[in-house]
Molecule: transfer RNA
Organism: Candidatus Woesearchaeota archaeon
RNA sequence: GGGGCUAUAGUUUAGCUUGGAUAGAAUACGAGCUUGCGGAGCUUGAGGUCGGGGGUUCAAAUCCCCCUAGUCCCG
Numbered sequence: 001g002g003g004g005c006u007a008u009a010g011u012u013u014a015g016c017u018u019g020g021a022u023a024g025a026a027u028a029c030g031a032g033c034u035u036g037c038g039g040a041g042c043u044u045g046a047g048g049u050c051g052g053g054g055g056u057u058c059a060a061a062u063c064c065c066c067c068u069a070g071u072c073c074c075g
C1' cells in the first nucleotide's frame, strides 16, 4: 500500500442476510419478598447518541459512501 472481519446497556451478546412491533436477553447494579444474618431463589426498577459523520427512504441497528479503533490475510 491492497483486501477481509469486528464495533449494540458496566460486562457478554441476539437482532443486520429479507428495512417497519417500545432495540430483546443473560450477568452485574438499586428496591421489595424470603432468611436468625448472608447467599441462593422470586418479584420489580433503572441503565442503549446501536463506534463517528453523511446519504437513500414515509421509515435505518439493518441499505450506500467516508472516517475511527481493534484484529487477520496478502505484498
Stems, first nucleotide, its partner, number of pairs: 001074007010027004020058001029045005051067005